[in-house]
Context: one part of a larger RNA
Molecule: small-subunit ribosomal RNA, 3' major domain
Organism: marine eukaryotic metagenome
RNA sequence: UGACGGGGGCCCGCACAAGCAGCGGAGCGUGCGGUUUAAUUCGAAGCUACGCGAAGAACCUUACCAAGGUUUGACAUGAUAUGGACAGCUGGUGAAAGCCAGUCUCUUUCGGGCCGUAUCACAGGUGCUGCAUGGCUGUCGUCAGCUCGUGCCGUGAGGUGUUGGGUUAAGUCCCGCAACGAGCGCAACCCCUAUUCUUAGUUGCCAGCACAUAAUGGUGGGGACUCUAAGGAGACUGCCUGGGAUAACCAGGAGGAAGGUGGGGAUGAUGUCAAGUCAGUAUGUCCCUUAUGUCCAGGGCUACACACGUGUUACAAUGGCUAGUACAAAGGGUUGCCAACCCGCGAGGGGGAGCCAAUCUCAAAAAACUAGCCUCAGUUCAGAUUAGAGUCUGCAACUCGACUCUAUGAAGCAGGAAUCGCUAGUAAUCGUGGAUCAGCAUGCCACGGUGAAUACGUUCCCGGGUCUUGUACA
Numbered sequence: 001u002g003a004c005g006g007g008g009g010c011c012c013g014c015a016c017a018a019g020c021a022g023c024g025g026a027g028c029g030u031g032c033g034g035u036u037u038a039a040u041u042c043g044a045a046g047c048u049a050c051g052c053g054a055a056g057a058a059c060c061u062u063a064c065c066a067a068g069g070u071u072u073g074a075c076a077u078g079a080u081a082u083g084g085a086c087a088g089c090u091g092g093u094g095a096a097a098g099c100c101a102g103u104c105u106c107u108u109u110c111g112g113g114c115c116g117u118a119u120c121a122c123a124g125g126u127g128c129u130g131c132a133u134g135g136c137u138g139u140c141g142u143c144a145g146c147u148c149g150u151g152c153c154g155u156g157a158g159g160u161g162u163u164g165g166g167u168u169a170a171g172u173c174c175c176g177c178a179a180c181g182a183g184c185g186c187a188a189c190c191c192c193u194a195u196u197c198u199u200a201g202u203u204g205c206c207a208g209c210a211c212a213u214a215a216u217g218g219u220g221g222g223g224a225c226u227c228u229a230a231g232g233a234g235a236c237u238g239c240c241u242g243g244g245a246u247a248a249c250c251a252g253g254a255g256g257a258a259g260g261u262g263g264g265g266a267u268g269a270u271g272u273c274a275a276g277u278c279a280g281u282a283u284g285u286c287c288c289u290u291a292u293g294u295c296c297a298g299g300g301c302u303a304c305a306c307a308c309g310u311g312u313u314a315c316a317a318u319g320g321c322u323a324g325u326a327c328a329a330a331g332g333g334u335u336g337c338c339a340a341c342c343c344g345c346g347a348g349g350g351g352g353a354g355c356c357a358a359u360c361u362c363a364a365a366a367a368a369c370u371a372g373c374c375u376c377a378g379u380u381c382a383g384a385u386u387a388g389a390g391u392c393u394g395c396a397a398c399u400c401g402a403c404u405c406u407a408u409g410a411a412g413c414a415g416g417a418a419u420c421g422c423u424a425g426u427a428a429u430c431g432u433g434g435a436u437c438a439g440c441a442u443g444c445c446a447c448g449g450u451g452a453a454u455a456c457g458u459u460c461c462c463g464g465g466u467c468u469u470g471u472a473c474a
Base pairs, nucleotide, nucleotide: 001474002473003471004470005469007468008467009466010465011464012463013462015458016457019422020421022419026313027312028311029310030309031308033306034304035303042053043052064299065298068295069294070293073122077121078120079119080118081117082116083115084114088103089102090101091100092099093098106113107112124288125287127286129284133282135277136276137275138273140271145184146183147182148181149180150179151160152159153158164175165174166173190265191264192263193262195233196232197231198230199229200228201227205222206221209220210219211218236259239253240252241251242250243249315415319374320373321372322371323370324369325368331362332361333360336355337354341350342349343348381412386407387406388405389404390403391402392401428450429449430448431447432446433445434444
């Protein structure tokens, strides 16, 4: 100087407390462990691994296994020799890859281009080492810290500044001070959102005026309104009162759409964990080179006594079922989205209008509301499992897809110890879209609808900041 203490002081955080909804019990989805296996490819391991890499394993992917091939190679550059067009097509064999045979038989600026064969340099490796590395990332933590120059103090390691009194979300600001300044962080500058003005008016809008219709901005027209999207305005403790060292600032008030960082996002200091990644890519060393490279059909990654994480659906009446009637936002669409209409109980099929989209379309929002049935039961709750019949995608759904219909109708009557999230348009609940994608989401990323309860407080648990104290630790 740090680190540590079941030392002390001060302070903060959904850290506790106060609440709400969960997990832990059940079924199923998914990931991990274990076991099994020819193989169940590999990585990730307390918080910071476990719906993680994977924004999508039937083949492919694919790295794994057992079989079948191949060796200048699936891919790149170059050299020498040699032959020819190559490609393509046909036949045989084969599970395919491949192998064999046949057919066709190039251009030229004469340098060659392209391809095959042979040889050589080399290619290739998801082989090893993340404890050799770059780059990127997680975490403490969006915590308020981390440092430097000069000066001063100390023999020195170092200290001071950065401590102290207040204050703040903040090393934020004020005051004081052997310090005076400065840098990286904080804040602000950026984006979205809340109010308003100006400009603009199509594909959006329809107040007033006409027209038409069974009806609809459908038509003429209009720019008022909504909206769209570009530019401004607006919030700064600016104003008032009180407190405070007259300061920083704090409490209350006015005005205002908004008030003290308005709400959200992006933004992650010095460093820590030899944290993670050689399987994204790059890369040193080592290793393989008729194989640890490469091609291929099949299987596996989907196994299943069990154990854990994370989700989902429920256990019902604030509910289930049936019928009717409303109200979104944000996205996607030409190998695409697919309307009307017809067929089918349905998944879907036919059909073909429109749309490269503020125009057409996916598209029905669902909870909600209205009416009716059910009447507390393992039920008209719940839907696992199983049987049969189908639909769709795709060369192909046996291993191993999603969905539909009929039948079947399991566990489950609120979950022990323990444990997680959340402070407001939040939790909870309800649906919608997108990426990946032929097909496949209860995951992920986004969008809106409905919309709470509670916070006395900081004694305690956890993590952090700061000052101080002890130490036989570094």